[in-house]
Large-subunit ribosomal RNA, domain IV from Emticicia aquatilis, 326 nucleotides, folded computationally. Model confidence (mean pLDDT): 88 of 100. Lineage of the source: Bacteria > Pseudomonadati > Bacteroidota > Leadbetterellaceae > Emticicia.
Context: one part of a larger RNA
RNA sequence: CACAGCUAAGGAACUCGGCAAAUUAACCCUGUAACUUCGGGAGAAGGGGAGCCUACAGCAAUGUAGGCCGCAGAGAAAUGGCCCAGGCGACUGUUUAACAAAAACACAUGGCUUUGCGAAGUUUAAUGACGACGUAUAAGGCCUGACACCUGCCCGGUGCUGGAAGGUUAAGAGGGGAUGUCAUCGCAAGAGAAGCAUUGAAUCGAAGCCCCAGUAAACGGCGGCCGUAACUAUAACGGUCCUAAGGUAGCGAAAUUCCUUGUCGGGUAAGUUCCGACCUGCACGAAUGGUGUAACGAUCUGGGCACUGUCUCAGCUGUGAGCUCG
Numbered sequence: 001c002a003c004a005g006c007u008a009a010g011g012a013a014c015u016c017g018g019c020a021a022a023u024u025a026a027c028c029c030u031g032u033a034a035c036u037u038c039g040g041g042a043g044a045a046g047g048g049g050a051g052c053c054u055a056c057a058g059c060a061a062u063g064u065a066g067g068c069c070g071c072a073g074a075g076a077a078a079u080g081g082c083c084c085a086g087g088c089g090a091c092u093g094u095u096u097a098a099c100a101a102a103a104a105c106a107c108a109u110g111g112c113u114u115u116g117c118g119a120a121g122u123u124u125a126a127u128g129a130c131g132a133c134g135u136a137u138a139a140g141g142c143c144u145g146a147c148a149c150c151u152g153c154c155c156g157g158u159g160c161u162g163g164a165a166g167g168u169u170a171a172g173a174g175g176g177g178a179u180g181u182c183a184u185c186g187c188a189a190g191a192g193a194a195g196c197a198u199u200g201a202a203u204c205g206a207a208g209c210c211c212c213a214g215u216a217a218a219c220g221g222c223g224g225c226c227g228u229a230a231c232u233a234u235a236a237c238g239g240u241c242c243u244a245a246g247g248u249a250g251c252g253a254a255a256u257u258c259c260u261u262g263u264c265g266g267g268u269a270a271g272u273u274c275c276g277a278c279c280u281g282c283a284c285g286a287a288u289g290g291u292g293u294a295a296c297g298a299u300c301u302g303g304g305c306a307c308u309g310u311c312u313c314a315g316c317u318g319u320g321a322g323c324u325c326g
Base pairs, nucleotide, nucleotide: 001320002319003318004317005316006315007314009312010311013310018307027049028048029047030046035040037146051068052067053066054065055064056063057062069073081305082304083303084302085301086300087299088297089296093105094104110143111142112141113140114139115138121130122129123128147292148291149290150289152222153221154220157219158218159215160214161213162212163211166210167209168208172204173203177199178198179197180196181195184191185190223241224240225239226238227237250284251281262278263277264276265275266274
């Protein structure tokens, strides 16, 4: 040093943090709160018991009474510590094989959307296959995430859906004309039919886009300045500018609050954490869901009881390792 065992007095003073250890423990009797979705919570918590002998009762298990022994009777081993409050996630599950088990994923529930069957969707070059030997109470995609109460306003932008009047518009159709060549005409300059080539204007051309509507549990967004009440302060109220609309209910220094250890209250002798409020929300907010919530959690945070070598502060013992000698 490692692994075990014990320890006076104190008992978390240790420490980021009770990490580790200790306490508790199986069984029987008793007793059991808030809250609650009435199932739970609950083994809540908290008390008590236990060996052996004799007698009695009983069919027996067992019970009652008396007695006996030990430090110790669940005589060894194995075998829950408990409570209070809060955050997150409803729950059982799943996950980074080998640094992360969680508040992440999944989930039942809810919603939007696509698809009428040779379905949509997926895969393949194709035949084909899956979907499904199913048929809208089905199948695919996306979001949300039990349950309770709810889910406000905005369609201007970007998507998606519908519309087809007008604008724009491809290939294609079309062929006015133009150019080359050349018969011919002309003294020449040049002009130039038909044909053959080259080029090609107008006009007719779909979807799309522009355009017109709808749609936010689609992607998303949800203001500023000034004044005003008979103390002061504040502003129910008024004015004005801008916007598609200016954040509703609920919550709020929060897993979100910079200033900030905000202020007040609680807990402590003393509390940057914690709990309850306030609202001045740098920069909460309603299925990128909002607010609650019993139960659950090897979750995270704060407090308490019990308990202890975590500590004050170390000591001793055992078994090893190491070192010294042999």